[in-house]
RNA sequence: GCUCCGGUGGUGUAGCCCGGCCAAGCAUUAGGGGCUCUCAACCCCUCGACCCGGGUUCAAAUCCCGGCCGGAGCA
Numbered sequence: 001g002c003u004c005c006g007g008u009g010g011u012g013u014a015g016c017c018c019g020g021c022c023a024a025g026c027a028u029u030a031g032g033g034g035c036u037c038u039c040a041a042c043c044c045c046u047c048g049a050c051c052c053g054g055g056u057u058c059a060a061a062u063c064c065c066g067g068c069c070g071g072a073g074c075a
Stems, first nucleotide, its partner, number of pairs: 001074007010028004020058001030046005051067005
């Protein structure tokens, strides 16, 4: 330098191919409550995210272009 894969709450992960549902789901951490003599476990609630910029569209995490970062392969 070229090709491919990936980037989503504090952490891990689904959704992306094939645009729409609602308030972006699940688990965990944190905070609150319940239960318990107390703790743990368990149950309920809350908080919190689409790497950046642009384009297409009525509508973009999803499609297109550029960039950044990480990984793999080739040279």